Notes: A computed fold for a 476-nucleotide part of an RNA from an uncultured bacterium, annotated as small-subunit ribosomal RNA, 3' major domain. RNAcentral holds the full RNA, with entries from ENA, Greengenes and SILVA. Its mean pLDDT, the model's own confidence on a scale to 100, is 82.
Context: one part of a larger RNA
RNA sequence: UGACGGGGGCCCGCACAAGCAGUGAAGCAUGUGGUUUAAUUCGAAGCAACGCGAAGAACCUUACCAGGGCUUGACAUCCCUCUGACGCACCUGGAGACAGGUGUUCCCUGCUGGGCAGAGGAGACAGGUGGUGCAUGGUUGUCGUCAGCUCGUGUCGUGAGAUGUUGGGUUAAGUCCCGCAACGAGCGCAACCCUUGACCCGUGUUACCAGCGCGUGAAGGCGGGGACUCACGGGUGACUGCCGGCGUAAGUCGGAGGAAGGUGGGGAUGACGUCAAAUCAUCAUGCCCCUGAUGCCCUGGGCUACACACGUGCUACAAUGGGCGGGACAACGGGAAGCGAAGGAGCGAUCCGGAGCGAAACCCUGAAAACCGCUCGUAGUUCGGAUUGCAGGCUGCAACUCGCCUGCAUGAAGGCGGAAUUGCUAGUAAUCGCGGAUCAGCAUGCCGCGGUGAAUACGUUCCCGGGCCUUGUACA
Numbered sequence: 001u002g003a004c005g006g007g008g009g010c011c012c013g014c015a016c017a018a019g020c021a022g023u024g025a026a027g028c029a030u031g032u033g034g035u036u037u038a039a040u041u042c043g044a045a046g047c048a049a050c051g052c053g054a055a056g057a058a059c060c061u062u063a064c065c066a067g068g069g070c071u072u073g074a075c076a077u078c079c080c081u082c083u084g085a086c087g088c089a090c091c092u093g094g095a096g097a098c099a100g101g102u103g104u105u106c107c108c109u110g111c112u113g114g115g116c117a118g119a120g121g122a123g124a125c126a127g128g129u130g131g132u133g134c135a136u137g138g139u140u141g142u143c144g145u146c147a148g149c150u151c152g153u154g155u156c157g158u159g160a161g162a163u164g165u166u167g168g169g170u171u172a173a174g175u176c177c178c179g180c181a182a183c184g185a186g187c188g189c190a191a192c193c194c195u196u197g198a199c200c201c202g203u204g205u206u207a208c209c210a211g212c213g214c215g216u217g218a219a220g221g222c223g224g225g226g227a228c229u230c231a232c233g234g235g236u237g238a239c240u241g242c243c244g245g246c247g248u249a250a251g252u253c254g255g256a257g258g259a260a261g262g263u264g265g266g267g268a269u270g271a272c273g274u275c276a277a278a279u280c281a282u283c284a285u286g287c288c289c290c291u292g293a294u295g296c297c298c299u300g301g302g303c304u305a306c307a308c309a310c311g312u313g314c315u316a317c318a319a320u321g322g323g324c325g326g327g328a329c330a331a332c333g334g335g336a337a338g339c340g341a342a343g344g345a346g347c348g349a350u351c352c353g354g355a356g357c358g359a360a361a362c363c364c365u366g367a368a369a370a371c372c373g374c375u376c377g378u379a380g381u382u383c384g385g386a387u388u389g390c391a392g393g394c395u396g397c398a399a400c401u402c403g404c405c406u407g408c409a410u411g412a413a414g415g416c417g418g419a420a421u422u423g424c425u426a427g428u429a430a431u432c433g434c435g436g437a438u439c440a441g442c443a444u445g446c447c448g449c450g451g452u453g454a455a456u457a458c459g460u461u462c463c464c465g466g467g468c469c470u471u472g473u474a475c476a
Stems, first nucleotide, its partner, number of pairs: 001476002003473003007470007015460002019424005026315008034306002042053002064301007073125001077124002079121005087104007106115003127290002130288003136284002138279003141275001143273001148187006154163003167178003193267004198236007208225002212223003239261001242255005317417001321376006333364003338357002343352003383414001388409007430452007
C1' cells in the first nucleotide's frame, strides 16, 4: 500500500421488512447429471453451466456409430499429356456412393494454333469440428451502470509511498458547494444519440372524413375537402426558470403554472481492472499430432435410449370457474419458390378455387381476456387433460426408429403442495391473447407487441451484495 475480520462509523440496492404471484408435491415439455448403448458427437459447471452454443437433429444438418467405398483426394496453386470437353437424358448392376454403356453437346481463327474448361498422370501439397482457451488474436460473461480508477507539476517522507481523491455538507453520481499544500488534467458520471409523453408549422397519398353534394343491402364507395386522426420532416417545451420556508453556499422541502417537475418513462452506452472466467467447434492463429487416415464420399442407425436425480417452463387441481349462444374494442410485425380473399366441399384438421398484393392500397386478419344471457351445484365432477386405440389431414424423395395437426373413443395423476426457495415498487406484478426470427414441416422456448390492471414499502436491527472513512493483523 492492499486484502481480510462472527472490529467500528456513515450510506446504498426488491438485500431484508411490508405485500402480490410463484417454484419445491402432480402430469407433460425441455436442458443437464447419471446409467445404458455399436454410438447415445462436442462444448458450457456456484452466483456468472443446466428452454445455454442450438433463432428449428426424420434424410441433410452431423462433428458420433456400423457397414460399403476413395487415396493428389470433396476444395486451392504449380508441371506434363490428352479430349468436340463439362454437362444433360436414358439403360444395366448396386442400399447408395459408384462402375459400365448409348445418345446429344463449346468459342475465336483462312490454316497452324489458341482459349474456356474437363479428364488422366507425377509429386510438391491439400485436408483435419484432432490436442492445447494454461501459448494467442478477436469476441463474450461477471463484479456493475457499482462510482470509482489514474496522471502531470508541486509539496512531505531516507524509502516503499503519501498528498490531490481526506474533512463538513449535498447528490442517483469523485454530482456540486465550502474548507484544505496543493494546483490542474484524463478515463468513467452526467449531457450530446434513439424512443415515448404535449403543442405548433410544413406536406397531404395508398392514410383521414368535420361541413357540402352523390350513392348503398352495407361501406370514405364516389365528387370533393385540408378541419380532425395518422404518416413523414422541422420546431417549441423543463432550466430548480418563478414564488415561499430552511441554508454561507451547493442544495433541499412545499407551492404555482404546465401535457410533463426536479435525471419525466424506457433504451443504447459498461472506466482502470478481477475471475490463468468462457470460446482453438463462428472465425483467425503459434506449437504438437494424423496422412491408403484422426482426411473424403455414401447407406442405415444415433444425437429422441431410461431404474433414477436436479434446473427451467407449460397445463391443472376448478364456481373470480367449465360449457353453449350472441355482441365490441388493439398494437408490433410479415408476405413473391410468398401472403393468399370471395365462393364451394368437409363435423374438423384441411382441400378445391384462384381475385388482389413486391404492399399506409391486397392478404395473413372478424383478436382474446372482459361484458350480457342460459346451464352446471362442490362431485375426482360437464374440473383436469396425461395415456392408449381407431380413422383421417399436411409438409416432405421419405414421418417405423423420430414430425405437427384433426375427429371419435379412452379418460391417469392431481383437492393448492415439507424443508427450502424465486420474481416484482406502476402502466410494474399478475392475467389475456397477437406477431416475428429460425423454418419444407415442427415452439409450452426465444425476441417483440398491445388489452385488462393491482397490493405494499413502518423502517434499516437482522440475511445477501456493494461504496467511503477508520481500526487490528503473525496474510500478500